Model confidence (mean pLDDT): 76 of 100. SAM riboswitch aptamer (S box leader) from an uncultured Verrucomicrobiota bacterium, 126 nucleotides, folded computationally.
[in-house]
RNA sequence: CACUCAUCCAGAGUGGUGGAGGGCACGGCCCGAGGAAACCACGGCAACCGGUCGAACCGGCAGUUCGAUGACCAGGUGCCAAAUCCGGUCGGAGUUUCGGCGACGAAAUUCCGGCGAAGAUGAGAA
Numbered sequence: 001c002a003c004u005c006a007u008c009c010a011g012a013g014u015g016g017u018g019g020a021g022g023g024c025a026c027g028g029c030c031c032g033a034g035g036a037a038a039c040c041a042c043g044g045c046a047a048c049c050g051g052u053c054g055a056a057c058c059g060g061c062a063g064u065u066c067g068a069u070g071a072c073c074a075g076g077u078g079c080c081a082a083a084u085c086c087g088g089u090c091g092g093a094g095u096u097u098c099g100g101c102g103a104c105g106a107a108a109u110u111c112c113g114g115c116g117a118a119g120a121u122g123a124g125a126a
Base pairs, nucleotide, nucleotide: 003124004123005122006121007120008119013042014041015040016039017038021031022030023029026087027086028085043080044079045078047077048076049075050073051072052071053067054066055065056064057063084118088115089114090113091112092111093110094109095108096107097106098105099104
């Protein structure tokens, strides 16, 4: 880097070095000289793996599942601005404006639900 599966509206930052970028890309919108990226130290979080405990299924063991924002630990990976910061598409419900005598149509916008793309993280497999 490519493949499979799961998750992504929860959570959690200070100091030092550094010196202009960063939020994947594009557009928007943000963060940044009251100090960006990166690195280091310490601290924290608890998504996945792992461990402990409990519950359900089971006659029992084994095994599987569950614990939500709302059991515990913090060993491995990871993470610590904003929903993955927002964006596509389909369906539903509204609001406003415009056109029309009207039926209705168009545009903008808000909310709810489904599906998807890309990305990130983990677990696996090659």

Its Rfam family is "SAM riboswitch aptamer (S box leader)". About the family: The SAM riboswitch is found upstream of a number of genes which code for proteins involved in methionine or cysteine biosynthesis in Gram-positive bacteria.